[in-house]
RNA sequence: CGGGGUGUAGUAUAACGGUAGUACGUACCCUUGGGGUGGGUAUGGUCGGAGUUCAAUUCUCCGCACCCCGA
Numbered sequence: 001c002g003g004g005g006u007g008u009a010g011u012a013u014a015a016c017g018g019u020a021g022u023a024c025g026u027a028c029c030c031u032u033g034g035g036g037u038g039g040g041u042a043u044g045g046u047c048g049g050a051g052u053u054c055a056a057u058u059c060u061c062c063g064c065a066c067c068c069c070g071a
Stems, first nucleotide, its partner, number of pairs: 001070007010024004018054001025043006047063005
C1' cells in the first nucleotide's frame, strides 16, 4: 500500500428493516446462627459521521480501532 472480516451493557453472546434480548457480573431484599447455594427486584449497551427508508443494530458510503491474507 491492496483485499477481506469484526465492532451491541463491566464481560461473553443473540437480534426478517418494526419494543434491543439472554447469561455472568454488580447493588439491594428474602432464605441461614453465620457463609455458600437457591429465589426475587433493580442496574446498564448498538464504534463515529453521513445517506436510503414511514422506520436502521440490520442496507449503502466515508472514517476510527482491532484481527487475518497478500505485497
This is a predicted structure of a 71-nucleotide RNA (transfer RNA) from an uncultured Patescibacteria group bacterium. Its Rfam family is "tRNA". It is annotated as a transfer RNA. It was read from a public genome assembly. The coordinates come from a structure-prediction model, not an experiment, and the mean pLDDT is 82.